[in-house]
RNA sequence: UUUGACAUGGCCAAACCUGUCGUGAGGCAGGGACGGAAAGCCACGGGUCUUCUGCUCACAUAUCCGAGAAGAUCGCCGAGCUGCUAAAG
Numbered sequence: 001u002u003u004g005a006c007a008u009g010g011c012c013a014a015a016c017c018u019g020u021c022g023u024g025a026g027g028c029a030g031g032g033a034c035g036g037a038a039a040g041c042c043a044c045g046g047g048u049c050u051u052c053u054g055c056u057c058a059c060a061u062a063u064c065c066g067a068g069a070a071g072a073u074c075g076c077c078g079a080g081c082u083g084c085u086a087a088a089g
Stems, first nucleotide, its partner, number of pairs: 001088004011036002016031006034075001040081002044078003047073007
């Protein structure tokens, strides 16, 4: 530098349960393992989701669609940064 499976000396931990924070999406801690070779970091691009605002329609209200704002998600995909192990060069 390249490659990546039968998950490995070791590492992380989905769903679900409990506690806690948040209007919410969700976050954190403990339990628990579906999985993961970047399931390490980063919200930069796209996606998805939440809250709020105003517009259209409408007798009116609410919902849906589209718009804007603020957020969540890196275990949805991509970009960027870093790194373990094994094999090969």
Annotation
Predicted 3D model of an 89-nucleotide RNA (c-di-GMP-I-GGC riboswitch aptamer). It matches the Rfam family "c-di-GMP-I-GGC riboswitch aptamer". Gene Ontology term of the family: cyclic-di-GMP binding. The prediction has a mean pLDDT of 76.